[in-house]
RNA sequence: GCGAGGGUAGCCAAGUCUGGUCAAAGGCGUAGGACUCAAGAUCCUAUCCCUAGCGGUUCGGGCGUUCGAAUCGCCCCCCUCGCACCA
Repeated sequence: GCGAGGGUAGCCAAGUCUGGUCAAAGGCGUAGGACUCAAGAUCCUAUCCCUAGCGGUUCGGGCGUUCGAAUCGCCCCCCUCGCACCA
C1' cells in the first nucleotide's frame, strides 16, 4: 500500500443489515439490602448527569441526510487478521 473485520457505559459484549419501541439487552465488577454467628455462595435493588422531569448528554472524531441516527452517506483516527513490499 491492497483486502477483510472491528471501536457501544468501569470491563466484556448484543443491538446496526430492516432508522423511532434506546440511557441502549445480557454478563462481570461495584454499592446497598436479604440470608448467615461470620464469611463465601445465592437472591433482591441500584449502577451516565442533574434542579428528578414530558429534563439533559451519550455509541472512536467530524460533517451530512432525515421530523427522528449506535443504526444511513462522506471524510478522518485507532486496533486486529491476511496479502503485498521490505533498504
The RNA shown here (transfer RNA) has 87 nucleotides and comes from a Methanobacteriota archaeon.
It was read from a public genome assembly.
Rfam family: tRNA. About the family: Transfer RNA (tRNA) molecules are approximately 80 nucleotides in length. Gene Ontology term of the family: triplet codon-amino acid adaptor activity.